Two RNAs folded together computationally: RNase P RNA and transfer RNA, 440 nucleotides in total. Model confidence (mean pLDDT): 76 of 100. It holds a member of the Rfam family "Bacterial RNase P class A". Rfam links the family to the GO terms ribonuclease P activity, dimeric ribonuclease P complex and tRNA processing. By type it is a ribozyme.
C1' cells in the first nucleotide's frame, strides 16, 4: 500500500416560527348552590413530557390475568456435545469434537445405526444373513490337433482384476494357493474391552488385549435423558342503559262524603259461592342476568379513528461543479415507525467512527 | 393487538412410504365446415413463493424470510 476477519459505537446538532397528544396550573365560560364552594369540557394561555436499534416479524421464554388441578403412570409435543450464567428460554459466555479457509476466523437440531423395525430409485451379476456377468483356476464330456495344446458345453472353486453406482462388506506388502481369500504374518486405519496420565466435564495423549472389520439414513419410525396444564390484555375486573323475564301493587286520574282529610274504583274475557277467583292486557315500583357503552387493567410516551410533525437559518457529513487554492454554489441523508410490560432471537438498514487481528507485496 | 392455516403450468386442483412433477379447462398449430362454434388430432408451457440445510436424491423433511386467507367479546 492492497485484500480481508472479528468486536463495538452512532443513526445528525443548535436556534426561531407554526402545529399535534398526555399531565399540571391560571384566566375566562357553562352547570349546581342563597353563598362559601364544587364540577364539566369544545376553544384559549403558561409549564413540563413525548419513538427505535430495530418500536418490525410474532420465532422462543417470563411477569400479569382467568379457567382447570389429590398423587403417580401413560399418551402427545418440545429440547438434545460439556461446564457455567439467567426469573426462564430453542438465549448468552467459555470450551470439546467435526467441517471449511494459507490465515485471522467462521459454521454445525453435534445423543444412540453394536436394542428393534423400515427405506436405499435408476444402473448393476449382486444394495445388506452379500453376490458369480466378464475374467481367473480345477474336474468331466465332445470336437480339432503341428500331440505342446486350443475351442465348445457342463459341474464346481474364487471377491485379487474389469465394469455399474452416492454407496460393493478395511488398505498396502510379503507368504500361501490349482486360482484365490484375514487363510497366515507385518505395518496402517477403525471398533470393542481395559490400564495409566491430564481435565469439574465433553474429551485428549500413551499402552495392553481381542475377533480380523461391523455400509448409509434417526431434519424415517423408534430408544435414552430432560422439560412441558390450557388460554391469552379482544386476558380479566367493575359500573351499567335498553329489551326479555320475575315479584308486589293500582299509582296517575276519576267518583262520593268531607275540608286539606277519609273511602271506593284500572280494562277485557270466563267461572260461580255475587264479590271474590283464574287468565290476558296496561301502568308504577323493586329485583334481575350483565348486552350497547363508560371506567380500571395502562405505564417517567401512551392513544382507542389512534399524538410524537412541518418550514426556515446556521454548523457538521457525503457527492458533483466552478475557480483567484481557499472558498462559493447545487443536491442528498437509509430502514422504519410504540399500543400491557420485560428478556432474547431473526429480519431490514443511506452512511459515519473506534479498537484488535490475519495474509500478500514493497522499503529499512 | 392476539391466534390458526395456505402458496405447484395462464386458471382450478393431483402427486402413495422422499425416487423421471401430472390431469381438466384455457392458449397455439392442423383437420372437419362456405365461415364460426362444437368435435377430432397434435404440441408447447414449471426457479413447485424465495433463500439455506439434511439426504445419493427434496414439491414432500428442517430452519429463516415474503405474500395471502380466516377467526376473536359476554351469557346460555
Nucleotide at each position: 500500500u492492497g485484500a480481508g476477519u472479528c468486536a463495538g459505537u452512532c443513526g445528525g446538532g443548535u436556534g426561531a416560527c407554526c402545529g399535534c397528544g398526555g399531565c399540571a396550573g391560571g384566566a375566562g365560560u357553562c352547570c349546581a348552590g342563597c353563598a362559601a364552594u364544587g364540577g364539566g369540557g369544545a376553544a384559549u394561555c403558561u409549564g413540563u413530557c413525548g419513538a427505535g436499534g430495530a418500536a418490525g416479524g410474532u420465532c422462543g421464554g417470563g411477569g400479569c390475568u382467568c379457567c382447570a388441578c389429590a398423587g403417580g403412570a401413560c399418551a402427545a409435543g418440545g429440547u438434545g456435545c460439556u461446564g457455567g450464567c439467567u426469573a426462564a428460554c430453542g438465549g448468552c459466555c467459555a470450551g470439546u469434537c467435526g467441517a471449511g479457509g494459507c490465515g485471522a476466523c467462521u459454521c454445525g437440531c453435534a445423543g444412540g445405526a453394536a436394542a428393534g423395525u423400515g427405506c436405499c430409485a435408476c444402473a448393476g451379476a449382486a444394495a445388506a444373513u452379500a453376490g458369480a456377468c466378464c475374467g481367473c483356476c480345477g474336474g468331466g464330456a465332445c470336437u480339432g490337433u503341428u500331440c505342446g495344446c486350443a475351442g465348445u458345453c457342463u459341474c464346481g472353486g474364487u471377491a485379487a482384476g474389469g465394469g455399474u453406482g452416492a454407496a460393493a462388506c478395511g488398505g498396502u506388502g510379503c507368504g500361501g494357493u490349482a486360482a484365490g481369500a484375514g487363510c497366515g504374518c507385518a505395518c496402517c486405519a477403525g471398533c470393542a474391552u481395559u490400564u495409566c496420565a491430564g481435565g469439574u466435564g465433553a474429551c485428549u495423549g500413551a499402552g495392553a488385549u481381542g475377533g480380523c472389520u461391523u455400509g448409509g439414513u434417526a431434519a424415517a419410525c423408534c430408544c435414552c435423558a430432560c422439560c412441558u396444564g390450557g388460554a391469552g390484555c379482544a386476558a380479566g375486573g367493575u359500573c351499567g342503559a335498553g329489551c326479555a323475564g320475575a315479584a308486589u301493587g293500582u299509582a296517575c286520574g276519576g267518583g262520593c262524603g268531607g275540608u286539606u282529610c277519609g273511602u271506593c274504583c284500572g280494562c277485557u274475557u270466563c267461572g260461580c259461592u255475587u264479590g271474590c277467583g283464574a287468565a290476558g292486557c296496561a301502568c308504577a315500583u323493586u329485583c334481575g342476568g350483565g348486552u350497547a357503552g363508560g371506567c380500571c387493567g395502562c405505564u417517567g410516551a401512551g392513544a382507542u379513528g389512534g399524538a410524537u410533525g412541518g418550514u426556515c437559518a446556521c454548523c457538521a457529513c457525503g457527492u458533483g461543479c466552478c475557480c483567484u487554492c481557499g472558498g462559493g454554489c447545487a443536491c442528498g441523508g437509509a430502514c422504519a415507525g410504540a399500543a400491557c410490560c420485560c428478556c432474547g432471537c431473526c429480519u431490514a438498514c443511506a452512511g459515519a467512527c473506534u479498537g484488535a487481528c490475519u495474509c500478500a507485496c514493497c522499503g529499512u | 393487538g392476539g391466534g390458526u392455516c395456505g402458496c405447484u403450468a395462464g386458471c382450478u386442483c393431483a402427486a402413495u412410504u422422499g425416487g423421471c412433477a401430472g390431469a381438466g379447462c384455457a392458449a397455439c398449430g392442423g383437420g372437419c365446415u362456405c365461415u364460426u362454434a362444437a368435435c377430432c388430432c397434435g404440441c408447447a408451457g414449471g426457479u413447485u413463493c424465495a433463500g439455506g440445510g439434511u439426504u445419493c436424491g427434496a414439491g414432500u423433511c428442517c430452519c429463516u424470510g415474503g405474500c395471502g386467507a380466516c377467526c376473536c367479546a359476554c351469557c346460555a